A computed fold for a 76-nucleotide RNA from Lachnospira pectinoschiza, annotated as c-di-GMP-I riboswitch aptamer.

RNA sequence: AACUUAAUACGGCAAAAUAAGAGAAAUCUUAUGACGCAAAGCUAUAGGGACUGUAAAAUGUCAGCCAGUUGCCUUA
Numbered sequence: 001a002a003c004u005u006a007a008u009a010c011g012g013c014a015a016a017a018u019a020a021g022a023g024a025a026a027u028c029u030u031a032u033g034a035c036g037c038a039a040a041g042c043u044a045u046a047g048g049g050a051c052u053g054u055a056a057a058a059u060g061u062c063a064g065c066c067a068g069u070u071g072c073c074u075u076a
Base pairs, nucleotide, nucleotide: 005076006075007074012037013036017032018031019030020029021028022027035064041069042068043067047066048065049062050061051060
């Protein structure tokens, strides 16, 4: 230095639900809220998968599904 496991400090993010708004919808934004998360940071035509929609077709949506990639603090 890297990896794995366990713990710690200061902190971080924000599920469902509700309200307002946007959208054909999935869903998203803001506020409240906190189910949980060591990456619940980032990546959506150029990995897979799922959802909506369509006679069929996603450059539509989902990263808190898997995956890829980057990173912070302390002890053993």
About this RNA: The model forms 94% of the base pairs in the Rfam consensus. Lineage of the source: Bacteria > Bacillati > Bacillota > Lachnospirales > Lachnospira. RNAcentral holds the sequence, with entries from ENA.